[in-house]
Context: one part of a larger RNA
RNA sequence: UUGGGUUUAAAGGGUGCGCAGGCGGCGCGUUAAGUCUGCGGUGAAAUGUCAGGGCUCAACCCUGGCACUGCCAUGGAAACUGGCGCGCUGGAGUUCGGUCGGGGGCGGCGGAAUGUGCGGUGUAGCGGUGAAAUGCAUAGAUAUCGCACAGAACGCCGAUCGCGAAGGCAGCGGCCCAAGCCGAAACUGACGCUGAGGCACGAAGGCGCGGGGAUCGAACAGGAUUAGAUACCCUGGUAGUCCGCGCGGUAAACGAUGGACGCUCGCCGUCCGCGACACACAGCGGGUGGCCAAGCGAAAGCGAUAAGCGUCCCACCUGGGGAGUACGCCGGCAACGGUGAAACUC
Numbered sequence: 001u002u003g004g005g006u007u008u009a010a011a012g013g014g015u016g017c018g019c020a021g022g023c024g025g026c027g028c029g030u031u032a033a034g035u036c037u038g039c040g041g042u043g044a045a046a047u048g049u050c051a052g053g054g055c056u057c058a059a060c061c062c063u064g065g066c067a068c069u070g071c072c073a074u075g076g077a078a079a080c081u082g083g084c085g086c087g088c089u090g091g092a093g094u095u096c097g098g099u100c101g102g103g104g105g106c107g108g109c110g111g112a113a114u115g116u117g118c119g120g121u122g123u124a125g126c127g128g129u130g131a132a133a134u135g136c137a138u139a140g141a142u143a144u145c146g147c148a149c150a151g152a153a154c155g156c157c158g159a160u161c162g163c164g165a166a167g168g169c170a171g172c173g174g175c176c177c178a179a180g181c182c183g184a185a186a187c188u189g190a191c192g193c194u195g196a197g198g199c200a201c202g203a204a205g206g207c208g209c210g211g212g213g214a215u216c217g218a219a220c221a222g223g224a225u226u227a228g229a230u231a232c233c234c235u236g237g238u239a240g241u242c243c244g245c246g247c248g249g250u251a252a253a254c255g256a257u258g259g260a261c262g263c264u265c266g267c268c269g270u271c272c273g274c275g276a277c278a279c280a281c282a283g284c285g286g287g288u289g290g291c292c293a294a295g296c297g298a299a300a301g302c303g304a305u306a307a308g309c310g311u312c313c314c315a316c317c318u319g320g321g322g323a324g325u326a327c328g329c330c331g332g333c334a335a336c337g338g339u340g341a342a343a344c345u346c
Stems, first nucleotide, its partner, number of pairs: 004317003007300002012314001014201004021194003025088007033081002035077004040072003048066007091191001092188004096183003100180001104176003108172002110154001114150008125136002162169002206247006216240001220236004258313006266291009295302002319346003328339004
């Protein structure tokens, strides 16, 4: 490289938007770049191959044919791909109306709990554990009642649930922005899919500046345990956990399953919408689950939300260790991130 693969064996980029590129619906006409075909030229020799021949054979050499899969010119064909033109509505989108949700941002409000302060009652313990001790407490703790303050998180509802591209999102009501879904018609008329680079978003922890600091709590200290105990358990406790602005850019960022479109036997739930009046049912569309036919799969299993059958585009894999290391480069305040080997070894 051909070929084969990527749920779990090595392998799907954390996610989106999107330039280039690749690919692209139906009909008609035209063109002839790709494509096909006729003919001409060229495709040196050697090499290759076939036939014949020369060295006793062979290697080697000679002669002739073919090939040299290609390129150029020219005549033609028009199904397919491409170009151009005209048209279409099924893909895609827009308008209108309605609905749903813990999707996002902003400011406001609420109760429970915790801690602290002050006051009341009250007295000898409290706390903690396997058992203890450190710790707290007669300067009155723990418990209990009242008042006040602070910060953080929102019990029940709550789900096998909903929303979001992913990360993720939950007390209550309000305003603003944007997204998804459904419905009937109208409109645009292929405007599409994917997407190397690029740009943006991106849990927790971390970093910078400022604020805040109730709880919990790396580090740290002490008490235990133990042979030891730089741990597990206990008492404390600083960063942090929270907010604003900025940086960082990772993850078992998981469905360990890239995106889009079409097709393929059924059964049972559930959420949202539509559903002629009506309690409602059937049905339809979209989402989310369970079981399975065919098929697929090494099996486990997947099975219309595919890991089935196909098409298009991107990313990635190629034995284990060395190693996500070294070096170089790029990014970062740093921490570190991205890219990413080899020797050697089994």
The part of an RNA shown here (small-subunit ribosomal RNA, central domain) has 346 nucleotides and comes from a Paludibacteraceae bacterium. The source organism's lineage runs through Bacteria, Pseudomonadati, Bacteroidia, Bacteroidales and Paludibacteraceae.